[in-house]
RNA sequence: CGAGACAAAGCCAAACCUGCCGAAAGACAGGGACGGAAAGCUACGGGUCUAAAUUGAUAGCCGGGCUGCCUUGG
Repeated sequence: CGAGACAAAGCCAAACCUGCCGAAAGACAGGGACGGAAAGCUACGGGUCUAAAUUGAUAGCCGGGCUGCCUUGG
C1' cells in the first nucleotide's frame, strides 16, 4: 500500500420478552442471537418514520467525513 474467507483472538447485538423514559417514532437497562469487517463516532447530503409546530427519531437504509482491531498478500 492492497484484499477481506464457510476462518478467527477479541468486539457489537436484530427480532422477541421484561423493566423504564417519551405524545409518538424511538432511546436506555437486563435476557436473547438474526446478523455485522467498522453494526465504532458523526444527522453533513439523500431516504424512511414520528409530528404537523417544524419538534424529534433512525449511523443495523444509502452516501460523505473522522478513527480503529484481527487475518492475509506485497